[in-house]
């Protein structure tokens, strides 16, 4: 330098046009004599950044940034 894959809460991770599942962690509450366990609620309005298409973009297109792999 070329090609491919990926970037989604604090962490892992699903979602591939109609405002984002789940798990871990954290916070508050219920329960308890106190705790643990269990249960409930909350924790992503720039889904890497900037543009474009669209009535509507995490999703499609372009450029860029970052990570991983392959080729030279």
């Nucleotide at each position: 330098g070329g090609c491919g894959c990926g970037g989604u809460g604090g962490c892992c991770a699903a979602g591939u046009g109609g405002u984002a599942a789940g798990g871990c962690g954290g916070a508050a509450g219920u329960c308890u004599g106190c705790a643990a366990a269990a249960c409930u609620u909350c924790u992503a309005u720039u889904c890497g950044u900037g543009g474009g298409u669209u009535c509507g973009a995490u999703u499609c297109c372009c450029a860029c940034c970052c990570g991983c792999g392959c080729c030279u």
The RNA shown here (transfer RNA) has 72 nucleotides and comes from an Elusimicrobiota bacterium. The source organism's lineage runs through Bacteria, Pseudomonadati and Elusimicrobiota. Model confidence (mean pLDDT): 80 of 100.